[in-house]
Molecule: c-di-GMP-I-GGC riboswitch aptamer
Organism: Lewinellaceae bacterium
RNA sequence: CAUGAAAAGCCAAACCUGCCGUGAGGCAGGGACGGAAAGCCUCGGGUCUUAUCUACCACUCCCACUAAUAGAUAGCCGGGCUGCCAAAG
Numbered sequence: 001c002a003u004g005a006a007a008a009g010c011c012a013a014a015c016c017u018g019c020c021g022u023g024a025g026g027c028a029g030g031g032a033c034g035g036a037a038a039g040c041c042u043c044g045g046g047u048c049u050u051a052u053c054u055a056c057c058a059c060u061c062c063c064a065c066u067a068a069u070a071g072a073u074a075g076c077c078g079g080g081c082u083g084c085c086a087a088a089g
Stems, first nucleotide, its partner, number of pairs: 003086002010035002015030006033075001039081003043078003046073004051069002054067002
């Protein structure tokens, strides 16, 4: 450096309660589905939310779909930085 058996530990899904947010969702407590980075960072992609405007469609208008803007998701994937222990290789 790579790898992931063991030991010591660590994180914490769904769900419930309270609070924040238009919303996706977030925070705290309880709780464990799981995780060798489920530690941190939106750089690229994906998914989700959003009010307004424009385009598209339609065509009387509105609505719906898609795209743009702004957000969410790091436990969606890739990428960047850092990190405990050590059996076998």